Record summary: The part of an RNA shown here (small-subunit ribosomal RNA, central domain) has 346 nucleotides and comes from an uncultured organism. Its Rfam family is "Bacterial small subunit ribosomal RNA". The RNAcentral record of the full RNA draws on ENA and SILVA. Its mean pLDDT, the model's own confidence on a scale to 100, is 88.

Context: one part of a larger RNA
RNA sequence: CUGGGUUUAAAGGGUGCGUAGGCGGCACUAUAAGUCAGUGGUGAAAGCUUUCGGCUUAACCGGAAAAUUGCCAUUGAUACUGUAGUGCUUGAGUGUAGACGAGGUAGGCGGAAUACAGCAUGUAGCGGUGAAAUGCUUAGAUAUGCUGUAGAACACCAAUUGCGAAGGCAGCUUACUAGACUACUACUGACGCCGAGGCACGAAAGCGUGGGGAGCGAACAGGAUUAGAUACCCUGGUAGUCCACGCCGUAAACGAUGUUCACUCGGUAUGUGCGAUAUACUGUACGUGCCUAAGCGAAAGCAUUAAGUGAACCACCUGGGGAGUACGAUCGCAAGGUUGAAACUC
Repeated sequence: CUGGGUUUAAAGGGUGCGUAGGCGGCACUAUAAGUCAGUGGUGAAAGCUUUCGGCUUAACCGGAAAAUUGCCAUUGAUACUGUAGUGCUUGAGUGUAGACGAGGUAGGCGGAAUACAGCAUGUAGCGGUGAAAUGCUUAGAUAUGCUGUAGAACACCAAUUGCGAAGGCAGCUUACUAGACUACUACUGACGCCGAGGCACGAAAGCGUGGGGAGCGAACAGGAUUAGAUACCCUGGUAGUCCACGCCGUAAACGAUGUUCACUCGGUAUGUGCGAUAUACUGUACGUGCCUAAGCGAAAGCAUUAAGUGAACCACCUGGGGAGUACGAUCGCAAGGUUGAAACUC
């Protein structure tokens, strides 16, 4: 390489858009490039293979055939593929109407809690733990009441819920904005699928500049525990967590399951539409769950939301360690990321 694989054994790219490229609906016409058939030429000889013959046999040698799976030319065939053209509507998209949601961005507003500050009441403890101590407190704490300020997060509703490509998204409200879905089947007429490179987005932590800083809290300090305790527990507490702009580009970025299309028993629950309506329920479309049949699977299990049966395209795997390391390249302010070996060893 071929082959075989990728939920959990090695292996699905974090996600989308999309370039090259690969693949591509129904009918007809033309063409004949691929494809198929015939014929001619060529494909040196030796060798290999088969057969016949010559040395007493064999090795060896000779004759013939076959093979040389190819290439070129030419004459035909036209199912499939290609190319050119015409038409079609079921794939795809558009339109009209409807309805949905924590989808996104920006602004405004709200209450509870917490902390702090001021005033008042009030007096000896508070806090914390397994038990304590550090800590706070007669300069009046803790507790209670009133007032004010600040930042961050939004109890209940809440769900096996919903939305989003993924990351993710939850108080209320306004503006702007994206989307899948349903019904009608009006319009376009294959406009499609995947997608190497590429581009965009991408939790948390981290970085740069400027703000902000209530609570929490790496580092750090102290108190305990302990043989020790650079920890677990406690008292404090800086970065950070928050905002704006710019980087970083990684995660158990997980359904550990790539995207798209078609097909293959049932039961049940639920979200949003539609139809009919008797408001019981039932049918239908798109989602979200559970259970199960065939089938699959090493098993666990999966099972119309497939890990079943097929098709198209991309990514990836090939014993463990060395190692996601070294070197080089590239990106980054840095941290580091991406790409990614070998010796050696079992």